Context: one part of a larger RNA
RNA sequence: GGAUGAACGCUAGCGGCAGGCCUAACACAUGCAAGUCGAACGGUAACAGCACUUCGGUGGCUGACGAGUGGCGCACGGGUGAGUAACGCGUAUGCAACCUACCUUUCACAGUGGGAUAGCCCAGAGAAAUUUGGAUUAAUACCGCAUAGUAUACAGGACCAGCAUUGGCUUUUAAUUAAACAUUUAUGGGUAAAAGAUGAGUAUGCGUUCUAUUAGCUAGAUGGAGUGGUAACGGCACCCCAUGGCAACGAUAGGUAGGGGCCCUGAGAGGGGGAUCCCCCACACUGGUACUGAGACACGGACCAGACUCCUACGGGAGGCAGCAGUGAGGAAUAUUGGACAAUGGGCGCAAGCCUGAUCCAGCCAUGCCGCGUGCAGGAAGACGGCCCUAUGGGUUGUAAACUGCUUUUAUACAGGAAGAAACCUUUCCACGUGUGGAGAGCUGACGGUACUGUAAGAAUAAGCACCGGCUAACUCCGUGCCAGCAGCCGCGGUAAUACGGAGGAUCCAAGCGUUAUCC
Numbered sequence: 001g002g003a004u005g006a007a008c009g010c011u012a013g014c015g016g017c018a019g020g021c022c023u024a025a026c027a028c029a030u031g032c033a034a035g036u037c038g039a040a041c042g043g044u045a046a047c048a049g050c051a052c053u054u055c056g057g058u059g060g061c062u063g064a065c066g067a068g069u070g071g072c073g074c075a076c077g078g079g080u081g082a083g084u085a086a087c088g089c090g091u092a093u094g095c096a097a098c099c100u101a102c103c104u105u106u107c108a109c110a111g112u113g114g115g116a117u118a119g120c121c122c123a124g125a126g127a128a129a130u131u132u133g134g135a136u137u138a139a140u141a142c143c144g145c146a147u148a149g150u151a152u153a154c155a156g157g158a159c160c161a162g163c164a165u166u167g168g169c170u171u172u173u174a175a176u177u178a179a180a181c182a183u184u185u186a187u188g189g190g191u192a193a194a195a196g197a198u199g200a201g202u203a204u205g206c207g208u209u210c211u212a213u214u215a216g217c218u219a220g221a222u223g224g225a226g227u228g229g230u231a232a233c234g235g236c237a238c239c240c241c242a243u244g245g246c247a248a249c250g251a252u253a254g255g256u257a258g259g260g261g262c263c264c265u266g267a268g269a270g271g272g273g274g275a276u277c278c279c280c281c282a283c284a285c286u287g288g289u290a291c292u293g294a295g296a297c298a299c300g301g302a303c304c305a306g307a308c309u310c311c312u313a314c315g316g317g318a319g320g321c322a323g324c325a326g327u328g329a330g331g332a333a334u335a336u337u338g339g340a341c342a343a344u345g346g347g348c349g350c351a352a353g354c355c356u357g358a359u360c361c362a363g364c365c366a367u368g369c370c371g372c373g374u375g376c377a378g379g380a381a382g383a384c385g386g387c388c389c390u391a392u393g394g395g396u397u398g399u400a401a402a403c404u405g406c407u408u409u410u411a412u413a414c415a416g417g418a419a420g421a422a423a424c425c426u427u428u429c430c431a432c433g434u435g436u437g438g439a440g441a442g443c444u445g446a447c448g449g450u451a452c453u454g455u456a457a458g459a460a461u462a463a464g465c466a467c468c469g470g471c472u473a474a475c476u477c478c479g480u481g482c483c484a485g486c487a488g489c490c491g492c493g494g495u496a497a498u499a500c501g502g503a504g505g506a507u508c509c510a511a512g513c514g515u516u517a518u519c520c
Stems, first nucleotide, its partner, number of pairs: 001520004006516005013372006019365002021330001026328003030325003035072003040069002043065002047063003050059003079283003088208008099199001103196004108191002111145004121134005151176002155172003159168003181188002209255003216246003221243004226238003258280004262273004285306005308319004336362001338361003344358001345356004375406004385397005412456005420447001425442008464509001466507001468505001469490003475504005485492002
C1' cells in the first nucleotide's frame, strides 16, 4: 500500500447493487415451512342448490367434500460444517461386475374368477395419547387360473468378435413369471420387452495438512477354494486351508481440518483463505437398527437405548428450529414472530386449481462497493470578530462573509404513472387431418400509486473525522513543568515543549474518518 462476513470511537443528506451469528452442532415458547388427486373407491361430516314434506325433517339427486381405503410425492427443494486425512474431494479412466420411478421412442398385449379389510353401524376400555370386540361393504388395494417371447433360468451346437474371466448373435431341449380400470366417448391410465435420456452405485492411476520428543503395525489381518448375501464385484459375511500384508519413498499413533470451482495479495513464482454464489461429501438432540420404496438406512417417518424438557387422574404419555421468522444464553459482534404465489421453479391433478418461509419482494443495519448532493458567478471599505506580531500600525482567517445576480440536482408539496405478462385457461378463425400446429381477442402484478415523468416556491433541507518533531503533507501562541500526559519506531515532557492539554491557523481524506484484529 491492498484486503475483510469485521468490531469499537466520533460523525452522518440521498440513491442503486450486494452482504448480514465467524462465538454455544447451546437450549428453545409461538406461528408457518409437503401435500395433492372425487377423471381409482366405498361413501356424505360441513356448506350451497334442488326435490319431497305430516313443517319436526327426509333424500347423495347435484355442485362439491371432513374423515377413511388407494395412487403419486414426501430420498427434491431448504439448513449446518459436528465428524471425516478418506477413493471424502479434484482430475483422468474402466464396469465383459450394476440399478434407474416419472419422461421419450419402438413393439406386443389387457381373458376369467375369488376371499378379505378400513370407513359407516353396534357394544366397550382409558385422565389423555390411544385402543378392543362384533356385524357389514368397495376399489387402479390383495390373491388365484388362462395366454406369452426378443424376459428369467438349465444343458448343448454353429457363427462373429475380443481384454483373461468372456461378449454378441442364432438355434434346440425342458421349466417359470403379466395386466386395471375410470369416463363428459375426447382421452387419461395398466402389463411385458427393447432402446434412449437422466440420476445413482462401484473400481483404479495421480494429487490432497502438521508432528519421528509417534518406529514398528496387523488374526478377517493378507491370500486361496467354496457357500451365503447384494442391483452388482469384493473377507462384504461365514466354514476350511495357507502365512501372509503394510512400513524410513514415513506404516502405526497423535494433533488439526469438510474438499473443489473460486477469493485476497503479489510483476510473477509464491504466500494466505475456503463468507456470499455453484458442484461434491457428511450430518439432522446423542448412539444403534431396520421397514417401506425405483431411490433412504430417511431433518419436519418408524423402533430401541440414553440425556434433557413438558403433560398426568401416578396407571401412563408427548417432544426434537444445523427450515423461515422469533426467544433466552454465549459474545466485541450479525436483521422482521412482514407480503405474495404476480414471475421462475417444484409436488399432485386431464384440467380448473391446491400446496410451496424454494423463490420473488418489502422491512432493519454506512457492513461494503459505486453514484449524487450539501450550491454557482460576481463581490475589497480587503468590513466586524477571532488569532499572531517588531503593536497609533501590520499580518492572517479571506472572496471567506455581508451584498447583487443565477440555478433547483436533492429534499418538500401536487398531478400523471409503468416494464416485468406471456402462457395456462375461455373463445373466434385457418391449415392438414382427427389431434396437433398457427393466428386474433379476452383473463391474471405481491412489489406499488413503487420506479419514472411533469409542475410549484425557495439557497432554500444537508460536513465531518484524523493529523500537523522525523519517517509523513501540514506552525504559532497560551497552560503545564520528568508532573499531567503522548507514543507505530526513533523518542517527547525536569520553566521559552512546532512531540503533553487548549486556542488560532494549516494539511489529508470525505458521508465518512480514525483505532483495533487478521492476511499478503
The part of an RNA shown here (small-subunit ribosomal RNA, 5' domain) has 520 nucleotides and comes from an uncultured prokaryote. Model confidence (mean pLDDT): 84 of 100. It matches the Rfam family "Bacterial small subunit ribosomal RNA".